[in-house]
Context: one part of a larger RNA
RNA sequence: CUGGGCUUAAAGAGCUCGUAGGUGGUUAAGAAAGUUGGUGGUGAAAUCCCAAGGCUCAACCUUGGAACUGCCGCCAAAACUUUUUGACUAGAGUAUGAUAGAGGUAAGUGGAAUUUCUAGUGUAGAGGUGAAAUUCGUAGAUAUUAGAAAGAACACCAAUUGCGAAGGCAACUUUCUGGAUCAUUACUGACACUGAGGAGCGAAAGCAUGGGUAGCGAAGAGGAUUAGAUACCCUCGUAGUCCAUGCCGUAAACGAUGUGUGCUAGACGUUGGAAACUUAGUUUUCAGUGUCGCAGGGAAACCGAUAAACACACCGCCUGGGGAGUACGACCGCAAGGUUAAAACUC
Numbered sequence: 001c002u003g004g005g006c007u008u009a010a011a012g013a014g015c016u017c018g019u020a021g022g023u024g025g026u027u028a029a030g031a032a033a034g035u036u037g038g039u040g041g042u043g044a045a046a047u048c049c050c051a052a053g054g055c056u057c058a059a060c061c062u063u064g065g066a067a068c069u070g071c072c073g074c075c076a077a078a079a080c081u082u083u084u085u086g087a088c089u090a091g092a093g094u095a096u097g098a099u100a101g102a103g104g105u106a107a108g109u110g111g112a113a114u115u116u117c118u119a120g121u122g123u124a125g126a127g128g129u130g131a132a133a134u135u136c137g138u139a140g141a142u143a144u145u146a147g148a149a150a151g152a153a154c155a156c157c158a159a160u161u162g163c164g165a166a167g168g169c170a171a172c173u174u175u176c177u178g179g180a181u182c183a184u185u186a187c188u189g190a191c192a193c194u195g196a197g198g199a200g201c202g203a204a205a206g207c208a209u210g211g212g213u214a215g216c217g218a219a220g221a222g223g224a225u226u227a228g229a230u231a232c233c234c235u236c237g238u239a240g241u242c243c244a245u246g247c248c249g250u251a252a253a254c255g256a257u258g259u260g261u262g263c264u265a266g267a268c269g270u271u272g273g274a275a276a277c278u279u280a281g282u283u284u285u286c287a288g289u290g291u292c293g294c295a296g297g298g299a300a301a302c303c304g305a306u307a308a309a310c311a312c313a314c315c316g317c318c319u320g321g322g323g324a325g326u327a328c329g330a331c332c333g334c335a336a337g338g339u340u341a342a343a344a345c346u347c
Base pairs, nucleotide, nucleotide: 003319004318005317006316007301008300012315014201015200016199017198021194022193023192025088026087027086028085029084030083031082033081034080035077036076037075038074039073040072041071042070049065050064051063052062053061054060091191092188093187094186095185096183097182098181099180103177104176106174107173108172109171110154114150115149116148117147118146119145120144121143125136126135162169163168206247207246208245209244210243211242215241216240220236221235222234223233258314259313260312261311262310266292267291268290269289270288271287272286273285274284275283276282277281296303297302320347321346322345329340330339331338332337
């Protein structure tokens, strides 16, 4: 390489859009590039294969045949692929009418709690723990009442719920806005799927500049524990967490399961529509989201119409462990570092 694979053994890119490329629905007529048949040329000789012959045999040699599975031209065929022209509606999309939603963006508003401050009441403790101590408190703490300020997060509702491509998204109101589903038919007429490069989005932490800082809290300090305790526990506490703008581009970015399409028993929930009726509820149906399970699959665990079954199209990736996701180089980054990615050696 081939073959075989990718939930858990090595292996699905974090996700989407999309260029080239690959692949592509039904039907009619034509073309004839692929395809199929025929025919002509060529395919040197030797070699290989077959037959006969010559060296006493054989190796070897000679003669003849076959073959050289290929390439080129010509003639024909038209099922399939391709291509041209025309038609179609089952894929895809548009329109119309509804529906659900923590989808996104910006602005504003709210209450509970926390901390601090001010004032009142009030007096000796409070806090914390396994037990304590550091700590706070007679300069009046803790507790309690009233008021004020600030920042961050939104209890209950809440769910096996919903939405989003993924990351993710939860108080309320408004602004702008993306997508989805269902139903009626109407319209366009294959406009589709995937997608190397490429582009965009992308938790947390981190970085830059400027704000903000209630609570929490890496680092740090102290108190304990302990043989020690650079920890677990406690009291503090800086960066950070928050906002704006820009970067970073990684996660067990997980369903450890790429995307799309078709097809293959059921049962029980649940979310959003639609239809019918015997309207209390049941049935049917479409789109999601769960549990179990037949066939089938799987090394098993398990998967099982939301497949890991049966197939097709396209992409990504794997090829013993360590060395190593490292070195070097290149590209990106302010940096931290990221992406790409070996070898020696060793078992």

Predicted 3D model of a 347-nucleotide part of an RNA (small-subunit ribosomal RNA, central domain) from an uncultured Alphaproteobacteria bacterium. It matches the Rfam family "Bacterial small subunit ribosomal RNA". Gene Ontology terms of the family: ribosome and structural constituent of ribosome.